[in-house]
Context: one part of a larger RNA
RNA sequence: CUAUUGCUAAGGAACUCGGCAAAACAACAGGUGUAACUUCGGGAUAAACCUUCCCUCUCUUUUAGAGAGGGCGCAGCGAAAGACUUCAUGCAACUGUUUAUCAAAAACACAGGUCUCUGCAAACCCUUACGGGGAUGUAUAGGGACUGACGCCUGCCCAGUGCCAGAAGGUCACGAGGAGGGGUGUAUGCUCUGAAUCUAAGCCCUGGUGAACGGCGGCCGUAACUAUAACGGUCCUAAGGUAGCGAAAUUCCUUGUCGGGUAAGUUCCGACCCGCACGAAUGGCGUAAUGAUGUGAAGACUGUCUCGGCAAUAGACUCG
Numbered sequence: 001c002u003a004u005u006g007c008u009a010a011g012g013a014a015c016u017c018g019g020c021a022a023a024a025c026a027a028c029a030g031g032u033g034u035a036a037c038u039u040c041g042g043g044a045u046a047a048a049c050c051u052u053c054c055c056u057c058u059c060u061u062u063u064a065g066a067g068a069g070g071g072c073g074c075a076g077c078g079a080a081a082g083a084c085u086u087c088a089u090g091c092a093a094c095u096g097u098u099u100a101u102c103a104a105a106a107a108c109a110c111a112g113g114u115c116u117c118u119g120c121a122a123a124c125c126c127u128u129a130c131g132g133g134g135a136u137g138u139a140u141a142g143g144g145a146c147u148g149a150c151g152c153c154u155g156c157c158c159a160g161u162g163c164c165a166g167a168a169g170g171u172c173a174c175g176a177g178g179a180g181g182g183g184u185g186u187a188u189g190c191u192c193u194g195a196a197u198c199u200a201a202g203c204c205c206u207g208g209u210g211a212a213c214g215g216c217g218g219c220c221g222u223a224a225c226u227a228u229a230a231c232g233g234u235c236c237u238a239a240g241g242u243a244g245c246g247a248a249a250u251u252c253c254u255u256g257u258c259g260g261g262u263a264a265g266u267u268c269c270g271a272c273c274c275g276c277a278c279g280a281a282u283g284g285c286g287u288a289a290u291g292a293u294g295u296g297a298a299g300a301c302u303g304u305c306u307c308g309g310c311a312a313u314a315g316a317c318u319c320g
Stems, first nucleotide, its partner, number of pairs: 001315008010306002014304001019301001029051004037042001039149001053071008072076001084299007091291002096108002112147007124133003150286004155216003160213002162209005169204003175198002180193005217235005244278001245275001256272005
């Protein structure tokens, strides 16, 4: 010096991207006590506090417990083993699943919700076929798609695309049809071509449909300070973003501005709204509980640090 381990004055996160690591907390014990919030189940062992050994006495449902007094030790769950706690917020409801070998998560799944297809020899899937699954099921069933507990909700647009419906009409293939025409020819013939008309789906057309794919404006002016614009005008559109939320896992400008917390805060929390470029099942907004989840703060605690030091073991070094 390397690895592992133990101790360390004073301070106690000043370390660092970040308390990473370490320390500390310490019986699922007995007795008190326990907040916000809440889906009334929880939260909760919340938090916080006390006791624990030995002797004597009293009482009692006399194996044991309660109370009173006394004793010893630094220490009485006397060893070992054995949760740190709290506050705020994002995301996901939850238990679960996942990149075997750099990602465990906010990703997947989920119960629940909705749409759609399917009447049974079902739809759908595997297969050339036979056959099989679906299912020894039958619409409270089965397949597909999206969303994702629960609570409050889920606005406008059917112009485009898709899907659904529509015994009219237009267009339209094979086929049917055969007016007429051509070649040949002595020819009754043979042969080639062929109009009208009839004729399916599809497309055109007419409607419907958004928890179908998707979309959800611009300019100008206006109130008796100023500012702003409830209001007006105009252009365009299928319709011009409703509720709720909002510098957000989304905000470029940006460390926006104000407030809180700190002596000091690009992070954090609460607001504001000027949303570059939120927004309603590609769900919106809340939400108790849960989380080896992200972020911020506090207490306790410490060699993380100020700033190092000492010790042990195994290497490293020398000989073999």

This is a predicted structure of a 320-nucleotide part of an RNA (large-subunit ribosomal RNA, domain IV) from Candidatus Peregrinibacteria bacterium RIFCSPLOWO2_01_FULL_39_12.
The source organism's lineage runs through Bacteria, Bacteria candidate phyla and Candidatus Peregrinibacteriota.
Rfam family: Bacterial large subunit ribosomal RNA.